[in-house]
Context: one part of a larger RNA
Parts: sequence; C1' cells; structure tokens
RNA sequence: CUGGGCGUAAAGAGUUGCGUAGGCGGUGCGUCAAGCGAGUGAUGAAAACAGAUGGCUCAACCAUCUGCCUAUCACCCGAACUGGCGUGCUCGAGAAUGGUAGAGGUUACUGGAAUUACUAGUGUAGGGGUAAAAUCCGUAGAUAUUAGUAAGAACACCGAUGGCGUAGGCAGGUAACUGGACCAUUUCUGACGCUAAGGCACGAAAGCGUGGGGAGCGAACCGGAUUAGAUACCCGGGUAGUCCACGCCGUAAACGAUGGAUGUUAAAUGUUGGAGGUAUCGACCCCUUCGGUAUUAAAGCUAACGCGUUAAACAUCCCGCCUGUGGAGUACGGCCGCAAGGCUAAAACAU
Repeated sequence: CUGGGCGUAAAGAGUUGCGUAGGCGGUGCGUCAAGCGAGUGAUGAAAACAGAUGGCUCAACCAUCUGCCUAUCACCCGAACUGGCGUGCUCGAGAAUGGUAGAGGUUACUGGAAUUACUAGUGUAGGGGUAAAAUCCGUAGAUAUUAGUAAGAACACCGAUGGCGUAGGCAGGUAACUGGACCAUUUCUGACGCUAAGGCACGAAAGCGUGGGGAGCGAACCGGAUUAGAUACCCGGGUAGUCCACGCCGUAAACGAUGGAUGUUAAAUGUUGGAGGUAUCGACCCCUUCGGUAUUAAAGCUAACGCGUUAAACAUCCCGCCUGUGGAGUACGGCCGCAAGGCUAAAACAU
C1' cells in the first nucleotide's frame, strides 16, 4: 500500500458559520464518442521462466524453435453506464407571499429583593464562628432593630424531563437595530446541489496589555484550629481576579467522549412550535399532518455495555483521524503570540 477501523479499547478536528481548489451529484430527449467494451494492426530488447527437440557419457550447464512478457499506440465499431455539449422538467436547492414561537445577537434606558459600608435613632453585653474551639468584632456601644444615603454585582418566584443558537453559549423589565428557524400557500427560478484540503470568521474559563470600577466572593498571602507534621480539608481576614471599554490569547471531560449530507427501515408514551379536521356558544378534549426535544422498545447492529426513524440499523457521497506501551503531544526546526504559551511534530532508547 491493500485491508480494517474511529460512543466507552488508538482514532470525529472546539464550531464548520462563509467558502476556494478538488471529489461526488436529480430527471427527459438529442448529440459527441473522452472514459468504458469488442475487433484488426504495430510496438511489446536480451536474459530469465514454461514446453518441445538437440549438444557435453548423464545431470547441472549450453543451443534452437515456440510460448510468455498481463502494457502502450493507431484505425474502426458500439446497446447501456460515466463524462462533454445542446435543449427541457420539477421532486433537490433557493426565492416570494401570509403567519407563528423563542434566555438568538448588539446597544441604550430602567426595577425590586438581598449584601456591604456610612449617617442618625432605640437598646445593652455580648456577637460571630465550629464537631468543639480560637483567631476576629464589641462599653470609643457591637450583634439586634428602625429610618435614610451610597456602591457594585447578580437577577428569587415563573422555570420545565421547556425554549433559542453552527458551536462556545444565552434568563429581571422596556425600547431601538438585527440574525436564523418553523408552518401554510404551491406563486416564481430551474440542479443553481452535497462535502470541503488550504483560507477567512467565531470560540467557556483562566491568563495578558491600557484605562476605569471594586459590594459580595476570593487563587496568592497572613492569622486561628486540626494533626506526629498540615505548605491542606474547617474558621477569621485578604491581594490579583471576578465587573466595564478596547486590544490580545485560541485552549477545555470545547462531551452525545458519536464529522457533515441524502434516502430507506415496526411501534408506543410524553413535551414544545405550527397547520388542517372534528366538536363546541367558546376554550379544552379527540383525529390527521409537518418541525423540534425526550423516554421505552420490534427488526437490525454491537466484544459487551448499549444504540435503536434524533441509529451505533441498511446504503451512497465527501472530509478529518487511528496503527502496541513508555519516551511524548516532548526535542529540534518553522509559523503565531507582549508574555504565558499555542499549532505543526520526530528519533535514540526501554519494553
């Protein structure tokens, strides 16, 4: 390489959102004959190999003849299939029209509860904390309670097995701007599609730069305990950070540990968003259907666990990735980054 694989054994890239090259591609007719197939011809070295015959006394060895050398080219023919060109079609894809749901995104404004601090009042000896304590706070009046002021951050109930988003993720309220989805109609375009190496974009938390902000929480750090010790778990404090703006970083058990697309293959039960029907005064209920999201399960699959119309079933297309363990996601080199580091990625050696 072939072959075999990628939920959990090694293996699906964080998302593929946009999409280049490339690969693959619905349906009818016509045409070309490039692929593909048949025929004829040319080339297809020698040796080797195989068969036959012959020569060394035999054999190995050697010689002659034939075959083989599975390929390439030319001509010619060809039903289908693939392909090119032309012309159509509508079921794929997209558009239009009318609706629907939603924590989808960005910006601005705004609300109440709680927390903390401060001010003032009431009030007096404790409070706090723990398994128990102590550090700590408090007669300079704490804790508690009442009123007021300020600040920052997060949004109880609703709330869900719920919804939206490509993923990361998204939750008080209002407004503006804005992306996508679904349903119905079947009006339009007429294959415009799928995938996607590179590339572009996005990408939790932590971290970094500059400037703000800083209530609570809280790495580091300092105390108190515990303990043989305790650089911890528990307690009292507490800086960075957490928040905002702009710019970097580019990684996660970035998980459904399951790449994307299309089609096919029993059901049952919830739930969510539509549409139609039935029923009704109306809503509910009930039936059908489309899109999501869950649970159970036939067939089938799987090493088993389990998966099972949201497949890990049955097929096709495209991409990515794996090849014993350690060394190692390391060294070196390159690219990127302010840095931290990231991406790419070995070998010796051991077993």